A computed fold for an 87-nucleotide RNA from Firmicutes bacterium GWE2_51_13, annotated as Bacterial small signal recognition particle RNA. Its Rfam family is "Bacterial small signal recognition particle RNA". The family's RNA type in Rfam is non-coding RNA gene. Lineage of the source: Bacteria > Bacillati > Bacillota. The gene name in the source record is ffs.
Order: sequence, then C1' cells, then structure tokens
RNA sequence: CAUGCUACCGCAAUGGAAUCCUACGAACCAGGUCAGGGUCGGAAGACAGCAGCCUUAAGAGGCUCUUUCAUGUGUGGUAGCUUUUUU
Repeated sequence: CAUGCUACCGCAAUGGAAUCCUACGAACCAGGUCAGGGUCGGAAGACAGCAGCCUUAAGAGGCUCUUUCAUGUGUGGUAGCUUUUUU
C1' cells in the first nucleotide's frame, strides 16, 4: 500500500407498527330517516319500529408524507485485531 473481521456512531435499504387517506364495510344485539304493516285514539294524530337508504364502528385496503421499532442488508467515519507483498 492493499485484504478480511469485530465494536461504536451516522446515513441509506428492507420489514413491522402508529398517524393519515378510501368510492369498501352492520338482517338483529350502532345511530339518523323510517315506506309497508302494527298499537293507542271517536277523530285529529301519537307511539314503537322491520325492510330500504344514509353516516359510521369493529374490520378491510392503501401506504404519498410523517413518527416510531427492528436488523445475520449496504455504505461512510473512528478504533482495535489480522493476512499477503514490499521497504
């Protein structure tokens, strides 16, 4: 000079989680509106409320950004050890 290994720190990469987003997402044990039908009433009406529709929960999907966790991945720096060659 060059090679390999180890430790620490930094950066990146990969993976997970969270936040966030979604046009998905409830026969009934979520909500709103409640056709039909039902109950009460002399009537006017009132009450409860299935289906449907709407908004969502758990969940599902997405990870662009952000945060966080992990490392038998890569790279830079520092330190130590080590191999070959030369002086």